[in-house]
RNA sequence: UGGGUCGGCUGGACGGUCGCGUGGCGGGGAGACCCGCACCGAGGAACGUCCGGGCUCCACAGGGCAGGGCGGUGGGUAACACCCACCCGGAGCGAUCCGCGAGACAGUGCCACAGAGAGCAGACCGCCCCGGCUUCGGCCGGGGUAAGGGUGAAAGGGUGGUGUAAGAGACCACCGGGGUCGUGGUGACACGACCCGCACGGUAAACCUCGCCCGGAGCAAGGUCAGACAGGGGAUGUGGACGCGGCCCGCCGAGUCCCCGGGUAGACCGCUGGAGCGGCACGGCAACGUGUCGCCGAGAGAGAUGACCGUCCACGGAGCAUGCCCCGCGCGUGCUCCCGGACAGAACCCGGCGUACAGGCCGGCCCAUUCG
RNA sequence: GGGGCUGUAGCUUAGUGGUAAAGCCUUAGUCUUCCAAACUAAUGAUGCGGGUUCGAUUCCCGUCAGCCCCUCCA
Numbered sequence: 001u002g003g004g005u006c007g008g009c010u011g012g013a014c015g016g017u018c019g020c021g022u023g024g025c026g027g028g029g030a031g032a033c034c035c036g037c038a039c040c041g042a043g044g045a046a047c048g049u050c051c052g053g054g055c056u057c058c059a060c061a062g063g064g065c066a067g068g069g070c071g072g073u074g075g076g077u078a079a080c081a082c083c084c085a086c087c088c089g090g091a092g093c094g095a096u097c098c099g100c101g102a103g104a105c106a107g108u109g110c111c112a113c114a115g116a117g118a119g120c121a122g123a124c125c126g127c128c129c130c131g132g133c134u135u136c137g138g139c140c141g142g143g144g145u146a147a148g149g150g151u152g153a154a155a156g157g158g159u160g161g162u163g164u165a166a167g168a169g170a171c172c173a174c175c176g177g178g179g180u181c182g183u184g185g186u187g188a189c190a191c192g193a194c195c196c197g198c199a200c201g202g203u204a205a206a207c208c209u210c211g212c213c214c215g216g217a218g219c220a221a222g223g224u225c226a227g228a229c230a231g232g233g234g235a236u237g238u239g240g241a242c243g244c245g246g247c248c249c250g251c252c253g254a255g256u257c258c259c260c261g262g263g264u265a266g267a268c269c270g271c272u273g274g275a276g277c278g279g280c281a282c283g284g285c286a287a288c289g290u291g292u293c294g295c296c297g298a299g300a301g302a303g304a305u306g307a308c309c310g311u312c313c314a315c316g317g318a319g320c321a322u323g324c325c326c327c328g329c330g331c332g333u334g335c336u337c338c339c340g341g342a343c344a345g346a347a348c349c350c351g352g353c354g355u356a357c358a359g360g361c362c363g364g365c366c367c368a369u370u371c372g
Numbered sequence: 373g374g375g376g377c378u379g380u381a382g383c384u385u386a387g388u389g390g391u392a393a394a395g396c397c398u399u400a401g402u403c404u405u406c407c408a409a410a411c412u413a414a415u416g417a418u419g420c421g422g423g424u425u426c427g428a429u430u431c432c433c434g435u436c437a438g439c440c441c442c443u444c445c446a
Base pairs, nucleotide, nucleotide: 001368002367003366004365005364006363007362008361009360010359012312013311014310015309016308017307018306020041021040024037025036026035027034028033043343047354048353050352051351052350053349054348055218056217057216058215062249063248064247065246067214068213069212070211071210072086073085074084075083076082087101088099089098090097091096102209103208107207108206109203110202111201124149125148126145127144128143129142130141131140132139133138157175158174159173160172161171162170176198177196178195179194180193181192182191183190184189222269223268224267225266231260232259233258234257235256236255243251244250262445263444276295277294278293279292280291281290282289283288313341316338317337318336319335320334321333322332323331324330325328373442374441375440376439377438378437379436382396383395384394385393390426398414399413400412401411402410419435420434421433422432423431
């Protein structure tokens, strides 16, 4: 210098004018409300609602079955399907990335088509031996084999040799696999020694087995107050209904459900100060934890958080000037004009994941090349 | 805001791991003087992107689109 890879931050700035929302202060008004002032007022994803929790109600949330989720090991956490570190497998020269990563000797199922044979496997072509026939090209019958060809996603270890009529773990070396023991490690696992000629195809995002976890509903939860009206019919229930997601047990104890009709579309709590944010110190490889100091940053009716103008900052296009070289309409710098802010917007609150995103800034590492 | 369901030809539906099926529609042909009906043939699809598997409409994940339900008092 070029290419790559990973991580972090940011998501226009300032000023003016006009507006919007909650609460505060001051003023006016009997009140509803109006006017003025200063403050505060969307995000990294507020999104999708895919997980996990807090909170509220249902037995102060119980037992079993069924059902669902997770799945290498160790840690973090309120918890998780998240995060960190490590292990194993795969891709890459490498930095690094990817992995729904338990079990296929507990059992069952499936493996279409093709193919001789697809699961206690098999012989189509081929190779070899013996016998017979021969028009000397071969043909027929019996037997051996699984090295080679062929089918398939997959054919019962692989490569090389010995051996043989041809062959074959039949035998040998190396690699792979399995078993036992030892060493290191908390562990997943790794390494080493000895033994076994290989007995054990794949699929669990098929049923299933093993281990761990999970009660349900959701702030339109739930509660308080005010106000209005008009009840009627049917079913069921103290022989236990409704409810506690399904079933059984257990608990509770008088209503519940459907249809027609009527009334109300009010106020307040929940509601935002919290597993909160920032700095420093310590422990830890890290995720994270502990201590201390400082800060307060939206909260609604299902509805606010904006618009315009000016100056700048990026980005894109065109033109002009200029510099560089590897001379291409290449790259850099400056000026002018035009264009022009990505994805998207809280609604009970957090922790994650996933997805969308114009661009900009910073840093670590790797590879190639040049120079010293 | 919260909860749930569904995506297969133009429309309505089948298909539960192994060549995507049917009816209506459309087009063309036959028949007819012409039209209709009938008959024959053709066109045409798994919302999209990944993964598991030899193989995915089907199983798993993500995403997009559409639809439905949810206040209080008697």
This is a predicted complex of two RNAs, RNase P RNA and transfer RNA, with 446 nucleotides together. It holds a member of the Rfam family "Bacterial RNase P class A". Gene Ontology terms of the family: tRNA processing, ribonuclease P activity and dimeric ribonuclease P complex.